About this RNA
c-di-GMP-I-GGC riboswitch aptamer from Sulfurovum sp., 77 nucleotides, folded computationally. The coordinates come from a structure-prediction model, not an experiment, and the mean pLDDT is 80. NCBI's taxonomy places the organism under Bacteria, Pseudomonadati, Epsilonproteobacteria, Sulfurovaceae, Sulfurovum.
RNA sequence: UAUUGAAAUGCCAAACUUAUUGCAAAGUAAGGACGGAAAACUGCGGGUCUCAAGGGGAGAUAGCCGAGUUACCAAAA
Repeated sequence: UAUUGAAAUGCCAAACUUAUUGCAAAGUAAGGACGGAAAACUGCGGGUCUCAAGGGGAGAUAGCCGAGUUACCAAAA
């Protein structure tokens, strides 16, 4: 140094439960820990999901994939 990820510290937190917001997908808080080296951020492209629907549409998901931006540790090479 990074089209890399061996280890440690720290970090995040799936399912599920409770409370709460929302028509819903789902969000938030607490518990919880399946996992994660970007499971950090941005709905920009695709996918999936919800609502509405004659058509146009409105939303959710960054822990589905891609893209963009930023970043901790540092063994081997």